[in-house]
RNA sequence: UGAGACCCCUCGAUGGCCGCGAUCAGCAAUGGUUGAGGAACUUCCGGGCUCCAUAGAGCACGAUGGCGGAUAACGUCCGCCCAGGGUGACCUGAGAGAUAGCGCAGCAGAGAACAGACCGCCUGCACACUCGUGCAGGUAAGGGUGAAACGGCGGUGUAAGAGACCACCGGGACGUUGGUAACAACGGCCGCAUGGCAAGCCUCAUCGGGAGCAAGGCCAAGCAGAAGGCAGGGUUGCUCGCCCACAUGCCUUCGGGUAGGCUGCUAGAGCCUGGCGGUGACGUCAGGUCGAGAUGGAUGGCCAUCCGUACCGAUUCGGUACGACAGAACCCGGGGUAUGAGGGGUCUCAUCUU
Numbered sequence: 001u002g003a004g005a006c007c008c009c010u011c012g013a014u015g016g017c018c019g020c021g022a023u024c025a026g027c028a029a030u031g032g033u034u035g036a037g038g039a040a041c042u043u044c045c046g047g048g049c050u051c052c053a054u055a056g057a058g059c060a061c062g063a064u065g066g067c068g069g070a071u072a073a074c075g076u077c078c079g080c081c082c083a084g085g086g087u088g089a090c091c092u093g094a095g096a097g098a099u100a101g102c103g104c105a106g107c108a109g110a111g112a113a114c115a116g117a118c119c120g121c122c123u124g125c126a127c128a129c130u131c132g133u134g135c136a137g138g139u140a141a142g143g144g145u146g147a148a149a150c151g152g153c154g155g156u157g158u159a160a161g162a163g164a165c166c167a168c169c170g171g172g173a174c175g176u177u178g179g180u181a182a183c184a185a186c187g188g189c190c191g192c193a194u195g196g197c198a199a200g201c202c203u204c205a206u207c208g209g210g211a212g213c214a215a216g217g218c219c220a221a222g223c224a225g226a227a228g229g230c231a232g233g234g235u236u237g238c239u240c241g242c243c244c245a246c247a248u249g250c251c252u253u254c255g256g257g258u259a260g261g262c263u264g265c266u267a268g269a270g271c272c273u274g275g276c277g278g279u280g281a282c283g284u285c286a287g288g289u290c291g292a293g294a295u296g297g298a299u300g301g302c303c304a305u306c307c308g309u310a311c312c313g314a315u316u317c318g319g320u321a322c323g324a325c326a327g328a329a330c331c332c333g334g335g336g337u338a339u340g341a342g343g344g345g346u347c348u349c350a351u352c353u354u
Stems, first nucleotide, its partner, number of pairs: 001350011012306007020035006037325001041336002044334005049212004056240004061208005066080005081095001082093004096203002101201002103197002118143002120139008151169002154166003171190002174187005216263004225254006232244003270289008307323007
């Protein structure tokens, strides 16, 4: 200098005028404070909270899946192990089990799981001038088909071959060492060795009640009940247990009234700074701080200057245009998705110079 990898931060600023929501002070006028995010989107997970409700067990169903930690919890995060990709920094992984069982792999190919002889190679016999042809036997090292062919490579050996045998690699069981563990390294031994898919069904381990702020609670207002059925009803489904009940219960149909107000509703698993502990996620201690609570639903408009980006002029400057994705509704921790501009840090590779 160029090309990359990973992590983090900000999101327009200031002033004036006008206009909105909440709250505080005030009799009022008026004044003070404050007012939409990194994803508020999606509703994909997990919880807090509320009700069922006194709420247990099993099955079904669903989710997760290497090991160890963090957390209120999680399918999230951190660290490590293994596998694959990359020169590398790093990235990805629906990472348990294929002798428990079932199932799937088109076409091609001789043959696709305990398979197989198409082209070949070797031996014998017969025919044949030669080339070669036919039959019988042996073979699976070479070639071909395929995504994948029942270990790889180099030798010995053989009629030709073959783990038939040998050294190495690979594999298996065992032992030692290291590690909390996943796992790794080493050692000799072994018969020379029986694929893939479980984001196919399934098996194993762990976890899981349901419904949800339109939950729920209070107040006000208003109306009109009727007919029929059941022997039960209790917030995924089934069974058992438990509770309530024998109608003042439950279900169905027809019909009437209400849709108003308050609350839940924002002081928290909160945020910021610093110390200590930890590789880290994070924990702990101390100090500081209070940041929308709307309800046909506010958080805006104009002007000026500055900031940033692009373009033009020809440039110690000026002009024009633009500033993404997008917007609270009970709250919080994560994931996924959309996206413009700017900034910072660490690391890797290549080249050059000193």
This is a predicted structure of a 354-nucleotide RNA (Bacterial RNase P class A). Of the family's consensus pairs, 97% are formed in the model. Rfam family: Bacterial RNase P class A. By type it is a ribozyme. The prediction has a mean pLDDT of 78.